[in-house]
Molecule: transfer RNA
Organism: Candidatus Harrisonbacteria bacterium
RNA sequence: GCGCUCAUAGCUCAGUGGUAGAGCAUUUGCAUGACACGCAAAGGGUCCGAAGUUCAAUCCUUCGUGAGCGCA
Numbered sequence: 001g002c003g004c005u006c007a008u009a010g011c012u013c014a015g016u017g018g019u020a021g022a023g024c025a026u027u028u029g030c031a032u033g034a035c036a037c038g039c040a041a042a043g044g045g046u047c048c049g050a051a052g053u054u055c056a057a058u059c060c061u062u063c064g065u066g067a068g069c070g071c072a
Base pairs, nucleotide, nucleotide: 001071002070003069004068005067006066007065010024011023012022013021018055026042027041028040029039030038048064049063050062051061052060
C1' cells in the first nucleotide's frame, strides 16, 4: 500500500429497513436469625463520527476514526 472482519447498556453479545433486546453486573423489594442461592421489579443506550439513499436507517451506499486478520 491492497483486501477482509469488527465497533450496539458497566462487561459479553443479539438485532440486517418500521421509534433497541438478552445474559452477567448495579439498585430496590420478597424470602432468611443473617449471608449466599432463588423469585419479582427498576435504572442504565443520541447503536464510533460525518455525508448520502429512503416516507422511515443500528441495519443500505460513500468517506473518515479505532481494533483485529491476511497478502505484498